[in-house]
RNA sequence: GUGCAGCGCGUCUAGGGUUCCGGCCAUGAUCGUUCAUGGUGCUGGUCCGAGAGACGCAAUUCGGCCGCCAGCCAAUACCAUGGCGACAGGGCCGGAAACACGGCGGGCAAAAAUCCCGGGAGGU
Numbered sequence: 001g002u003g004c005a006g007c008g009c010g011u012c013u014a015g016g017g018u019u020c021c022g023g024c025c026a027u028g029a030u031c032g033u034u035c036a037u038g039g040u041g042c043u044g045g046u047c048c049g050a051g052a053g054a055c056g057c058a059a060u061u062c063g064g065c066c067g068c069c070a071g072c073c074a075a076u077a078c079c080a081u082g083g084c085g086a087c088a089g090g091g092c093c094g095g096a097a098a099c100a101c102g103g104c105g106g107g108c109a110a111a112a113a114u115c116c117c118g119g120g121a122g123g124u
Stems, first nucleotide, its partner, number of pairs: 008057005015048002020045002022042001023040007060096007071084004099119001101122001105117003
């Protein structure tokens, strides 16, 4: 310098639409309250929701400490004892965790989307 692989989960947000609830409109029923049907996306609730948004957790990795322990040393007739203590695995604490332009099209049994295909195609 080039190529390949991986980049998880949760709670939210920007954003998104319209099943359900609510609102609004029309029509019908009703003396009226109100109800039914249809329509409407409405700065509402539910709902969907980010690789290139936020936070947290896990995994990964680095360092420190603790504990465990092969072994070594001291002493010892034996049993016991004291000190040091590598590798791997374990516990706790702290650090790292970078960068990131991007379609068309397709997918969703409500629908749409910065959702998924997709850190894809392509571009620098």
Guanidine-I riboswitch aptamer from an uncultured Rhodospirillaceae bacterium, 124 nucleotides, folded computationally. Its mean pLDDT, the model's own confidence on a scale to 100, is 78. Rfam family: Guanidine-I riboswitch aptamer. A reference for the family is Nelson et al. (2017), "Metabolism of Free Guanidine in Bacteria Is Regulated by a Widespread Riboswitch Class", Mol Cell.